[in-house]
Context: one part of a larger RNA
Molecule: large-subunit ribosomal RNA, half A
Organism: marine sediment metagenome
RNA sequence: GGCGUAUGGUGGAUGCCUUGGCAGAAGUUGCCUAGGAAGGGCGUGGCAAGCGACGAAACGCCUCGGGGAGCCGCAAGCAGGCUUUGAUCCGGGGGUGCCCGAAUUGGGAAACCUGCGCCGGAGUGAUGUCCGGCCACCGCGGAGCCAAUACAUAACUCCGUGGAGGGAACCGAGGGAAGUGAAACAUCUCAGUACCUCGAGGAAAAGAAAUCAAACGAGAUUCCCUGAGUAGUGGCGAGCGAAAAGGGAAUAGCCUAAACCGUUUCCAUGUGAUAGUCCGUUGACGUUGUGGAGACGGGGUCGAGGGUGCCGGCUUGGCGGAGCAGCGGAUCCGCCGAGGAGUUACCAACCGUCCUUCUAGCCGAAUUCGUCUUGAAAGGCGAGCCGUAGACGGUGACAGCCCGGUAGGCGAAAGAAGGAUGGCUCCUUGGGCCGGCUACCCGAGUACCACGGGACACGUGAAACCCUGUGGGAAUCUGGGAGGACCACCUUCCAAGGCUAAAUACAACUUCUGACCGAUAGUGAACCAGUACCGUGAGGGAAAGGUGAAAAGUACCCCGGGAGGGGAGUGAAAUAGUACCUGAAACCGUAUGCCUACGAGCGGUCGGAGCACUAUGUUUGGACGCAAGUCUAAACAGUGUCACGGCGUGCCUUUUGUAUAAUGAACCGGCGAGUUACUGUCUGUGGCAAGGUUAAUCCCCUAUGGGGAGGAGCCGUAGCGAAAGCGAGUCUUAAUAGGGCGACCAGUCGCGGGCAGUAGACCCGAAGCCAGGUGACCUACCCAUGGACAGGGUGAAACCUCGAUAAUAUCGAGAUGGAGGCCCGAACCGGUGUCGGUUGAAGACGGCUCGGAUGAGCUGUGGGUAGAGGUGAAAUGCCAAUCGUACCUGGGGAUAGCUGGUUCUCCCCGAAAUAGCUUUAGGGCUAGCCUCGAUCGGUCAGUUGCGGGGGUAGAGCACUGGAUGGGCUAGGGGCGCUAACGCGUUACUGAACCCAACCAAACUCCGAAUACCGUAACUUCGCAGAUCGGGAGUCAGACGGUGGGGGAUAAGCUUCAUCGUCAAGAGGGAAACAGCCCAGACCGCCGGCUAAGGUCCCCAAAGCAGGCUAAGUGGUAAAGGAGGUGGCACCGCCAAAACAGCCAGGAGGUUGGCUUAGAAGCAGCCAUCCUUUAAACAACGAGUAACAUCGGACUGGUCGAGUGGCGCUGCGCCGAAAAUUCAACGGGGCUCAAGCCUGCUACCGAAGCCGCGGACCCGCCUUCGCCGAAAGGCUAUGGCGGGUGGUAGGGGAGCGUUCCGCGCUGAGCGAAGGGAUACCGUAAGGAGUCCUGGACGGCGUGGAAGUGAUGAUGCCGGUAUAAGUAGCGAAAAAGAGAGUGAGAAUCUCUCUGGCCGAAAGUUUAAGGUUUCCUGGGGAAGGUUCGUCCGCCCAGGCUUAGCCGGGCCUAAGGUGAGGCCGAAAGGCGUAGCCGAUGGACAGACGGUCGAAAUUCCGUCGCCAGUGAGAGAUGCCAAAGACACGAAGGGGUGACGCCGUAGGGAUUGCCAGCGCAGGGUUGGAAGUGUGCGUUUGGGCUUGCAGAGGGGCGGAUAGGUAAAUCCGUCCGCCAUAUACCUCGAGGAGCCUGACGAGGCGGAGGAGACGAAGCCGAAGUGGCGUUACCGACGCGGCCAAGAAAAACCUCUAGUGAAUCUCUCACUGCCCGUACCGUAAACCGACACAGGUGAACGAGCAGAGAAUGCUAAGGCCCGC
Repeated sequence: GGCGUAUGGUGGAUGCCUUGGCAGAAGUUGCCUAGGAAGGGCGUGGCAAGCGACGAAACGCCUCGGGGAGCCGCAAGCAGGCUUUGAUCCGGGGGUGCCCGAAUUGGGAAACCUGCGCCGGAGUGAUGUCCGGCCACCGCGGAGCCAAUACAUAACUCCGUGGAGGGAACCGAGGGAAGUGAAACAUCUCAGUACCUCGAGGAAAAGAAAUCAAACGAGAUUCCCUGAGUAGUGGCGAGCGAAAAGGGAAUAGCCUAAACCGUUUCCAUGUGAUAGUCCGUUGACGUUGUGGAGACGGGGUCGAGGGUGCCGGCUUGGCGGAGCAGCGGAUCCGCCGAGGAGUUACCAACCGUCCUUCUAGCCGAAUUCGUCUUGAAAGGCGAGCCGUAGACGGUGACAGCCCGGUAGGCGAAAGAAGGAUGGCUCCUUGGGCCGGCUACCCGAGUACCACGGGACACGUGAAACCCUGUGGGAAUCUGGGAGGACCACCUUCCAAGGCUAAAUACAACUUCUGACCGAUAGUGAACCAGUACCGUGAGGGAAAGGUGAAAAGUACCCCGGGAGGGGAGUGAAAUAGUACCUGAAACCGUAUGCCUACGAGCGGUCGGAGCACUAUGUUUGGACGCAAGUCUAAACAGUGUCACGGCGUGCCUUUUGUAUAAUGAACCGGCGAGUUACUGUCUGUGGCAAGGUUAAUCCCCUAUGGGGAGGAGCCGUAGCGAAAGCGAGUCUUAAUAGGGCGACCAGUCGCGGGCAGUAGACCCGAAGCCAGGUGACCUACCCAUGGACAGGGUGAAACCUCGAUAAUAUCGAGAUGGAGGCCCGAACCGGUGUCGGUUGAAGACGGCUCGGAUGAGCUGUGGGUAGAGGUGAAAUGCCAAUCGUACCUGGGGAUAGCUGGUUCUCCCCGAAAUAGCUUUAGGGCUAGCCUCGAUCGGUCAGUUGCGGGGGUAGAGCACUGGAUGGGCUAGGGGCGCUAACGCGUUACUGAACCCAACCAAACUCCGAAUACCGUAACUUCGCAGAUCGGGAGUCAGACGGUGGGGGAUAAGCUUCAUCGUCAAGAGGGAAACAGCCCAGACCGCCGGCUAAGGUCCCCAAAGCAGGCUAAGUGGUAAAGGAGGUGGCACCGCCAAAACAGCCAGGAGGUUGGCUUAGAAGCAGCCAUCCUUUAAACAACGAGUAACAUCGGACUGGUCGAGUGGCGCUGCGCCGAAAAUUCAACGGGGCUCAAGCCUGCUACCGAAGCCGCGGACCCGCCUUCGCCGAAAGGCUAUGGCGGGUGGUAGGGGAGCGUUCCGCGCUGAGCGAAGGGAUACCGUAAGGAGUCCUGGACGGCGUGGAAGUGAUGAUGCCGGUAUAAGUAGCGAAAAAGAGAGUGAGAAUCUCUCUGGCCGAAAGUUUAAGGUUUCCUGGGGAAGGUUCGUCCGCCCAGGCUUAGCCGGGCCUAAGGUGAGGCCGAAAGGCGUAGCCGAUGGACAGACGGUCGAAAUUCCGUCGCCAGUGAGAGAUGCCAAAGACACGAAGGGGUGACGCCGUAGGGAUUGCCAGCGCAGGGUUGGAAGUGUGCGUUUGGGCUUGCAGAGGGGCGGAUAGGUAAAUCCGUCCGCCAUAUACCUCGAGGAGCCUGACGAGGCGGAGGAGACGAAGCCGAAGUGGCGUUACCGACGCGGCCAAGAAAAACCUCUAGUGAAUCUCUCACUGCCCGUACCGUAAACCGACACAGGUGAACGAGCAGAGAAUGCUAAGGCCCGC
């Protein structure tokens, strides 16, 4: 170290539990709000942070009821109270109810600020201050007042009344997408959906026919069922999709306009006594009348038309009154009576009584019976009781009888709802009905028409009906609409006005229920959750339950600083100890049985020695026991481990094919994917059957259920035809023919299953599209208002002077001057190069270097522009770390022909990778191939015989072509001749023809083998086949053999055909090796035989015989090469001496000729003869400058037997180079072989075959039983035969999980769950036993499913690995001592050292929000440590008339009225808001631990109030005086650059003051150290800057003006006068001040309070300060308003000066602030506006070193 076992830790699965959810049923209820809502902020408690409750009357107040003993919430504790005089608590009513919010006095950054506001009150001497009420806007009504403008109106003011805002879903309306589907897409679809907006209510909408219908009729609307996926519609695609009729729920009908009458107002008209005043009569009156318009009252409301008017008829109580007057009639009105109706519509509404119900409650039977176990009884056993109550919950385990309750009864002062009734109100009587006449009325820019659209199921269609944008434009019953174009007839109904309950939708509450969940589930949320946290924002959005019956929550002791632990104690249990039930796994320990330190690896499996052990097995023995059985011993057999050996490359996915170095997974645990609804179709099963069946709805009951009613409707029972129609037939047709479709065949309704369609439809996954919102705190551009830019250099224009010229223009020079998208260079802005960084210090930085740096520049604050968009010196750049179109939410589960994943077992069968078509090629459809069922029955297949057709292989050249040689030859070319015609010739070319030999996929005179078709017989049921129906999968194939194409007769290439294998196939062989060879694995066996291939060893098995090979050939390869070697054949030479060696010769003409400088055999050219010879070349090679020389050919000698060539053939050799030794036999190794060839005989060798045993399936047979009339079927037994590889896929049978019904049953004497185990089953799985655990389970049977996970870069959690590794965040730096403490590199103090010092110091704005100070602490945070902290706990700290804000206005925002717009809303006047600007009164010093221009001290200032003194004025008109606009005028009031001069602060120097004088060479000075600071008052007004003064007139300044403007006049032209004016000086005064004294305290060092207190003067230099935006220059021409001054309008009786006194509100104020406190996830090398910013050197804010001050960067 490995495996096993035991025991712990970690962790939080599992089981059990449930306070919380989810779904449904029934009932009830349904708006809230200016009387201030919804929703919030802040407060309220004795101690009080949170939640809940409440509101300054604040954990509560009053009252009426209930209730009856305790109470002061969750929530303990301390302290203190309340309560039988009735508390707490529950219910009804009332009171109070801060601030925000419609928010409403005005404003505003919600929870804040604010008013010369109005009325009333408190308080003060007065102002200031405080309290209560009122003061918003709009609509409507009324009133008042009242412009231009005469009446009038707008406007304005007042009064009354209403609105405003909110609400989950539901409802109506105005607008209105896209993803998607159509396999693309545009009409279409999605869908009038999502979304936005407006409006309403408890419901909304609709609604009493200008409706349907069809020749019959119905009779408002709404909703359900059905009609019906029908009729239709539709790129007639995808899809969309009615209506009537029928069955039900619920029922309810009315009011107006008009005609006509009356009254009244206005207008018009009108006679002159009349048309009038109801009629008659008498009188009287008379702008009475008539016409029109408006208002009111009556009347009237309909379609067999109605009404009005007139006439006639019938019917109907009483009394009283009225009309100009009297009488009569008629008419009208009132009252009584009678009748009717009503509180939701129909006109309009209320009150009382009673009943019921609700909002608190009350009563309510029967065991605390016995006993056992237990910590505990409700459990077991035994014995009782109640029950109109055996629902449920609780109680120490499971309770009818213990508790709360339950069944059943009872109950309300107050409020609410419903019902009844009475009062009350209204109507009729006043009218109703019938008939006739008349033709007055019956809803107008309407109907209708045209065009353009929309909506109707209906897409323009033949398109009716409905709505309307534009244009045209009727009628009144003899009229008008509709009946799906239109017309006629017929039928039906009356539009252009209005109201209307119920049945319906939704959801809150109460009660109940669940084959719903049970903490990764169920809501996001069981818990203080829309919380923590993230984001600028819209928005997004978690995790997290359990001690115990009871806290009895561990007194006390011990170890330890603590944390924690050990004892003791509690408890049934503490391994139940608050990190708490159970407590799995990963992971981390401890102990130990076996093994392991020279051997390697898919980690296993099989065999196996050793060691340790012995059980849920078997056998035997023994003991006990009646037995069952128990105990014990041994063996068998096992368990653990394992030396050694054989074999052996994980899983999944995807693929032709994966150990693959192709995908996915760190590991473990939990979660995680074919569901549901409807419609079809097939099948199984059940009911009924020529029938079957109900839907909505209703009823009953013992009520989540059961039963019944309901026949509307649907399917079937008849078909054919386009239809009329006919009908067992019908259609076609002239037809009776023929043909098509039918007639034969039972359906239907449930339930289960397979599959399909529509729905998200198996799960996860886009990039995107659209809608509505949120964002310009980043960034782009713009607007407004502010700020900053060290220093140095260059030297434009202009002006001046001089010169040139007669003079100018002009030119030149000098001086002055100070321009510039000028130059150098810091801050600042940028980002060139390089290095580093790259799991960073940093999600863009650092170091060095570099660009711009007075400008088209940089920057702060406030604001604007928004996604179909903005902005853009333009890159598709930027718009919050996102940009070829932001972000958030929604449509939404978009779609995904694509990728991934898809969970238990066994049994049977088992593919495809092809064809056709396809915007198709990685997808589909049909066919092919698979499976299941039904039916048919030898149909299939094989062999043989017979009969067929064919045009391939081959072959051939007869055709078509190609092609070689020869012959022959027409033609052509060349040459020659010719005047021409033409002729001749030719080693040129050459058709055709002939001969010979050839070639062909698209040649064939020929032509197989196979294959295929038909048929007969035979063989065999081994194998199949056919038809119909249900379900698939497959359409990427791979290699090998053969035959072809393409390619290069390349490819592990590509493409066909055919066969095989793999795919989907294991086993043996080929070393290893899907596709090759052998062979098809049901399981077991320590049996046998073989195949391929093998038999020396690894490694099972071999020998013999004959040859070959020498190359390790074997054990890679070609052309080509070679005296390798074996065999065969042929041809030469050779005893007349071959071949080889050795010895010798190898000559002469001649150096042949030519050439050449030379050329002699041998550079080259030509020729290559002759002679002597045994032989010898005018020379084969070497060599020389050329010769020479040496060989060779050739010849002789010597030697003495073979020698040479050529061809064929077996086996070898060379040719032969690759990258880490051998690496091209698997290795060792092999040579008459262990290589190769031949022959023979054995053996080995597989999951093949045989043998034995077993399992399952199929077939046949037999037997038994059951069913059946039989045929036959089913179960079981036995026998025989056959089968059982398997991916996609089909079929079958089972296991397990959760829940439910029924039955049975276990459990505190211990359920589930967890741990262990050698048992059982073919598998999924199932028991038993022991331990743990401490309350629920199991079995049988049937049912229902959120029903099974090693995989989805899955989700969530836990835990590993790398690893004690990287890192610990600027290389400015530490060292020592002392202290504290349990503990110190890190805390405190001291000393020494180092760093910054235009900062790393100081003050601020923003932002942060207590981080500040003190005391205490140390778990966590702090990159180490920690006694320390920006951490934790507690307490404390922020003091203002004069610092900032509250006053003013800019950009911009908002916006009364107003204008515009489908809605929402947009724009905008006045006004208001809005600083980054304007205005505006305080300085110095001191002081707590923490504050100071705020407190204190001193000295000032501003506004107001009062008193005193003085002055002026008024009480009376004017004048005069004072105040004085929201009005007039002035002022405020403005750029950039340059700039002389003055000049403080600061600094330096000198001087002055004080102090020390030291142990040393010098030193009493020209030395050293420190200090030498500053406010106010009064006087002085310098440098300098600016300005004229007075009077009169006046028609302009929207009224007025004495003001301004304009005009005129007078004075003055300055050293005057007025205003401003930094600083300085003088005097007075205060503070500070080195140091000294002092001495609390302290062990000491040291040292708080307090006291005294010197000098405090002069010089130098200065861009930033002052003068002052003053001056100069320039062009780009440079805010507004208020304060302030003044003028009037107007107002008033007071006002001014001095002195004294008083008043003076709200908010901010701590601390950090170049950073550890802000923005960057961090105690982060980044970013962050303004002010001060010293010394030496230096031009400087550069740079270097330093001061003050701050730090040494938290290993």